[in-house]
Context: one part of a larger RNA
RNA sequence: UGACGGGGGCCCGCACAAGCGGUGGAGCAUGUGGUUCAAUUCGAUGCUACGCGAAAAACCUUACCUGGGCUUGACAUUAUAGCAGUAUCCCUUUGGAAACAUCGGGUGACCGUUAAAUCGGAGGCUAUAACAGGUGCUGCAUGGCUGUCGUCAGCUCGUGUCGUGAGAUGUUGGGUUAAGUCCCGCAACGAGCGCAACCCCUAUUGUUAGUUGCUCGCUCUUUAAGAGCAGCACUCUAGCGAAACUGCCUGUGAUAAACAGGAGGAAGGUGGGGAUGAGGUCAAGUCAUCAUGGCCCUUACGCCCAGGGCGACACACGUGCUACAAUGGCGUAUACAAAGGGGAGCGAAACCGCAAGGUGGAGCAAAUCCUAAAAAGUACGCCUCAGUUCGGAUUGUAGGCCGCAACUCGCCUACAUGAAGCCGGAAUCGCUAGUAAACGCAGAUCAGCGCGCUGCGUUGAAUACGUUCUCGGGCCUUGUACA
Numbered sequence: 001u002g003a004c005g006g007g008g009g010c011c012c013g014c015a016c017a018a019g020c021g022g023u024g025g026a027g028c029a030u031g032u033g034g035u036u037c038a039a040u041u042c043g044a045u046g047c048u049a050c051g052c053g054a055a056a057a058a059c060c061u062u063a064c065c066u067g068g069g070c071u072u073g074a075c076a077u078u079a080u081a082g083c084a085g086u087a088u089c090c091c092u093u094u095g096g097a098a099a100c101a102u103c104g105g106g107u108g109a110c111c112g113u114u115a116a117a118u119c120g121g122a123g124g125c126u127a128u129a130a131c132a133g134g135u136g137c138u139g140c141a142u143g144g145c146u147g148u149c150g151u152c153a154g155c156u157c158g159u160g161u162c163g164u165g166a167g168a169u170g171u172u173g174g175g176u177u178a179a180g181u182c183c184c185g186c187a188a189c190g191a192g193c194g195c196a197a198c199c200c201c202u203a204u205u206g207u208u209a210g211u212u213g214c215u216c217g218c219u220c221u222u223u224a225a226g227a228g229c230a231g232c233a234c235u236c237u238a239g240c241g242a243a244a245c246u247g248c249c250u251g252u253g254a255u256a257a258a259c260a261g262g263a264g265g266a267a268g269g270u271g272g273g274g275a276u277g278a279g280g281u282c283a284a285g286u287c288a289u290c291a292u293g294g295c296c297c298u299u300a301c302g303c304c305c306a307g308g309g310c311g312a313c314a315c316a317c318g319u320g321c322u323a324c325a326a327u328g329g330c331g332u333a334u335a336c337a338a339a340g341g342g343g344a345g346c347g348a349a350a351c352c353g354c355a356a357g358g359u360g361g362a363g364c365a366a367a368u369c370c371u372a373a374a375a376a377g378u379a380c381g382c383c384u385c386a387g388u389u390c391g392g393a394u395u396g397u398a399g400g401c402c403g404c405a406a407c408u409c410g411c412c413u414a415c416a417u418g419a420a421g422c423c424g425g426a427a428u429c430g431c432u433a434g435u436a437a438a439c440g441c442a443g444a445u446c447a448g449c450g451c452g453c454u455g456c457g458u459u460g461a462a463u464a465c466g467u468u469c470u471c472g473g474g475c476c477u478u479g480u481a482c483a
Base pairs, nucleotide, nucleotide: 001483002482003480004479005478007477008476009475010474011473012472013471015467016466019431020430021429022428023427026322027321028320029319030318031317032316033315034313035312042053043052064308065307066306067305068304069303070302073131077130078129079128080127081126082125083124089106090105091104094101095100110121111120112119133297134296136295137294138293142291143290144286145285146284147282149280154193155192156191157190158189159188160169161168162167173184174183175182199274200273201272202271204242205241206240207239208238209237210236213232214231215230217229218228219227220226245268248262249261250260251259252258324424328383329382330381331380332379333378334377340371341370342369345364346363350359351358352357390421395416396415397414398413399412400411401410437459438458439457440456441455442454443453
């Protein structure tokens, strides 16, 4: 100087407390451990692994296993020698699961040059040699990227001063703040990286613009919306502005910084949200994104193919979904979004089918058309506390869709079946407001497939006395046989 303390002081955080909803019990989905297996590819492992890499494992992917094949190789560059109606495309024989091996036939090229297949180049094949190739090992050799403490308020430097020195000071102290934020003081005076602000979205408004959006106005009509005209007032769209700064008032305070209350205001003291992550810590994670040192393999640890596996199942854990019901379930009717996506695409009306879906093909490269039904909600009716009209696992049958192909191993529909489950032990998680909880919608990936993920809106709470305690963190101080 640090680090540590079941030392002290001050302070903060959904850290506790106060509340609301969960997890832990059930079934299923998914990840992991374990076990099994020819293989169940590999990695991730307290917080910071476990719906994680994987924003899609039937083949492919695929790295694993079994079997079948190839050996200058699936891919790159180069050299030497040789070959040729060669490359390419088409047809074809045999073996085969294919890869591959193999028989034959047809077609017939690019650039320059030349009288000319004349010469040169490019391209191809064979052999040889350099080499290719490796998701093989080492993340404890590395780059890059990332997690975490933590969006915590810290981390440093120059000069000066003090100290023999390591170092100290500044950065400590008194206040204050979300903040090393600001004020005051002070052997310090300044500065840098962080904080804040500058950026994006959102809340108010002006202006510009007015179609594909809108309708204050007119006309037509089947009186339902629409069509036509007109218009840009309104909504909205999207560019440029305005607006919030403790600016104003009162009080407290050291006359400071600031704090408390108030006015005005759409918004008030960082308005709400996002992006943004200092110096460092964990030899944290990644050699399987990529790059890369070293080591290893080279007729195989490389490459191709078929099939299988990654989907196994006594069991254990994590994360979720659906429930256990009446604030509910079912039926009929009916209302209101936002944000997205669409050309090998989205696909309307109409018709067929109980349905999944099929036929169909209008319109739309989309503020125009489609996806599209929002759902919870509301109205009426039934059910009346029951393992039930709750719950839907499981299983049977019949179908649909995508796809070369759904046996291992996809999704969906109908009928039948109708399991566990009556609110969950110890323990444990999230959340402070348009939040939790509840409800649906869309997208990425994608042929097909999600209860996951990423977004979007709709309905919309309760509680916070307080900081003694638990956890994490910051500053000062103290002790130390630790560095």
Molecule: small-subunit ribosomal RNA, 3' major domain
Organism: uncultured prokaryote